[in-house]
RNA sequence: GGAGAUCUUCAGGUGGUCGCUCCGCGGAGCCUUCGGGCCGAGCGGGGAGGAAAGUCCGAACUCCUACAGGCAGCAUGCUCGUUAACGGCGAGGCGUGGCGACGCGACGGAAAGUGCAACAGAGAAUAAACCGCCUCAUCCUUUCGGGGGUGGGGUAAGGGUGAAACGGUGCGGUAAGAGCGCACCGCUCCGCCGGUGACGGCGGAGGCACGGCAAACCCCAUGCGGAGCAAGACCAAAUAGGGGGACGGUAUGCGGGCCGCCUGUCCCGCCCCCGGGCCUUCGGGUCCGGGGCCAGUUCCCGGGUAGGUUGCUCGAGGCCGGCGGCAACGCCGGUCCCAGAGGAAUGACCACGCCCCGGCGCUUCGGCGCCGGGACACAGAAUUCGGCUUACGGAGAUCUCCGGCG
RNA sequence: UCCGGGAUCGUCUAACGGCAGGACGCCAGCCUUUGGAGCUGGCUAUCCAGGUUCGAAUCCUGGUCCCGGAACCA
Numbered sequence: 001g002g003a004g005a006u007c008u009u010c011a012g013g014u015g016g017u018c019g020c021u022c023c024g025c026g027g028a029g030c031c032u033u034c035g036g037g038c039c040g041a042g043c044g045g046g047g048a049g050g051a052a053a054g055u056c057c058g059a060a061c062u063c064c065u066a067c068a069g070g071c072a073g074c075a076u077g078c079u080c081g082u083u084a085a086c087g088g089c090g091a092g093g094c095g096u097g098g099c100g101a102c103g104c105g106a107c108g109g110a111a112a113g114u115g116c117a118a119c120a121g122a123g124a125a126u127a128a129a130c131c132g133c134c135u136c137a138u139c140c141u142u143u144c145g146g147g148g149g150u151g152g153g154g155u156a157a158g159g160g161u162g163a164a165a166c167g168g169u170g171c172g173g174u175a176a177g178a179g180c181g182c183a184c185c186g187c188u189c190c191g192c193c194g195g196u197g198a199c200g201g202c203g204g205a206g207g208c209a210c211g212g213c214a215a216a217c218c219c220c221a222u223g224c225g226g227a228g229c230a231a232g233a234c235c236a237a238a239u240a241g242g243g244g245g246a247c248g249g250u251a252u253g254c255g256g257g258c259c260g261c262c263u264g265u266c267c268c269g270c271c272c273c274c275g276g277g278c279c280u281u282c283g284g285g286u287c288c289g290g291g292g293c294c295a296g297u298u299c300c301c302g303g304g305u306a307g308g309u310u311g312c313u314c315g316a317g318g319c320c321g322g323c324g325g326c327a328a329c330g331c332c333g334g335u336c337c338c339a340g341a342g343g344a345a346u347g348a349c350c351a352c353g354c355c356c357c358g359g360c361g362c363u364u365c366g367g368c369g370c371c372g373g374g375a376c377a378c379a380g381a382a383u384u385c386g387g388c389u390u391a392c393g394g395a396g397a398u399c400u401c402c403g404g405c406g
Numbered sequence: 407u408c409c410g411g412g413a414u415c416g417u418c419u420a421a422c423g424g425c426a427g428g429a430c431g432c433c434a435g436c437c438u439u440u441g442g443a444g445c446u447g448g449c450u451a452u453c454c455a456g457g458u459u460c461g462a463a464u465c466c467u468g469g470u471c472c473c474g475g476a477a478c479c480a
Base pairs, nucleotide, nucleotide: 001402002401003400004399005398006397007396008395009394010393013352014351015350016349017348018347020047021046022045023044024043025042027039029038030037031036049378053389054388056387057386058385059384060383061228062227063226064225067264068263069262070261071260073224074223075222076221077220078092079091080090081089082088093107094105095104096103097102108219109218113217114216115213116212130159131158132155133154134153135152136151137150138149139148140147141146167185168184169183170182171181172180186208187206188205189204190203191202192201193200194199232310233309234308235307242301243300244299245298246297247296248294249293253270254269255268256267257266271292272291273290274289275288276287277286278285279284303479304478317336318335319334320333321332322331323330324329355374356373357372358371359370360369361368362367407476408475409474410473411472412471413470416430417429418428419427424460431449432448433447434446435445436444453469454468455467456466457465
């Protein structure tokens, strides 16, 4: 000097004028049942983000009666820790990308079972012989070294196909080969050591065999009720709180009320009339049809209001310090209150400074002064919080690699 | 603000993880006096990026765009 990696931080500032919104205080006026209510000037305090975004996770909170158990379904998946919880975060292990700093991992199980691997290839997991190698028999040929054809046997080291071919490299051995034997890797088992653990290291023995895919179905472990502030609560108003259909109305049983299903607990409802048939112990029972009523569930048609208050901001809260911890984070002490709109508020103007560009002058070469111009990324709360993901401008720190100089 | 669903040639629509096909449309040729119809041939696409796998329209993750819904009385 160049190229990268990781982490932290800021997100236009100060002053003035006018304007907006919330909260608190209060006071002129008005009303009053004398409790208080209405209401404007004024004063004080506060007023968008690191992502407010996507709505991907987790919760708080609210409602469903909201309790329990099971099935289904969904989610997570190495170990330890952290947290209200999480699929988050921290630290590590293993694997993988990179020369490296570092990054990524959907990271339990393939002898529980089922399934898939197109095409190519002899053959794709109880596999297999296309080319080839060796050998025996036989035939032909011969320059007598040998060569060629057919059939049998042995072979899986070499070649080919493929993403992948039933361990790899080397040596020996063999008719030719092959873990056939040996050495080193790899794999399995056993033991010892280190570590909370995932795992790692060392040693020994062994047959040299138990391929891949689970973001394939699945098995195992753990977890999960459903909806969501447009959840809910209250008030007011208005209408047609309307009409029609189906289900059910047999008492320890039926129906409904919770989630996709089932069970239990709990809660609510369980009738009336008429006609006909059958039975009858003449009490009544049972079946069918019709009408009405009822706690409800569900479907269709149609109507009314779409108003106000609340939920609504004090929180698993922020900041500072100390202790513990590698860290995430926890504990203790102190201090502070930091938006709450309701078609949606924080804006406009001026000046100076910051930043950027251009020009002039000076320079001790670090930069300084003056003039002119510009307005600087992504982008705005909507119940709240812990994260993840995506978009994006500037500043700083540490580390790695390459090249050059001393 | 929150919830649910979707994306394949220009348009509509198929495709078990193993070759992206059909129809309409468009272009060219044939036929016809010309046009139309018909016949033949052709062009054209998996919303974008990444991942799993030998291989992805299909499986998974993130992003972009599009569509629908929400309060109360009953």